A computed fold for an 83-nucleotide RNA from Candidatus Profundicultor aquiphilus, annotated as c-di-GMP-I-GGC riboswitch aptamer.

C1' cells in the first nucleotide's frame, strides 16, 4: 500500500414512544435488519418534501429545505491473519 479472516470495541434500518418541523426529514429513548468507514462534508449526480414563490382556479413548477444507510468525490481514523 492494498485487502478484511480473527480479536476488542463502534455504529444501528424498520417499527415504537417522546420532541422539533409546513413536509421531506432530523434531535433522544428502547430496538436490531445491515454496516470496516453506516465517522465527518451536499462537491458532481440521483431521489424525497413545497411552507414560501410564480403561472389567474384545478393542478404544474420551483430548494434556499432535506438524504452521506443511493452512486461517486473530499477529508479524519479503529484492529489485523495472510498479500
Nucleotide at each position: 500500500g492494498a485487502u478484511g479472516a480473527a480479536c476488542g470495541g463502534g455504529c444501528a434500518a424498520a417499527c415504537u414512544c417522546u420532541c422539533c418541523g409546513a413536509a421531506a426529514g432530523g434531535g433522544g429513548a428502547g430496538g436490531a435488519c445491515g454496516c470496516a468507514a453506516a465517522g465527518c462534508c451536499a462537491c458532481g449526480g440521483g431521489c424525497c418534501u413545497a411552507c414560501g414563490g410564480u403561472g389567474u382556479u384545478a393542478c404544474a413548477c420551483u430548494a434556499c429545505g432535506g438524504c452521506a444507510g443511493c452512486c461517486g468525490g473530499g477529508u479524519u481514523g479503529c484492529c489485523a491473519a495472510g498479500c

Its mean pLDDT, the model's own confidence on a scale to 100, is 90.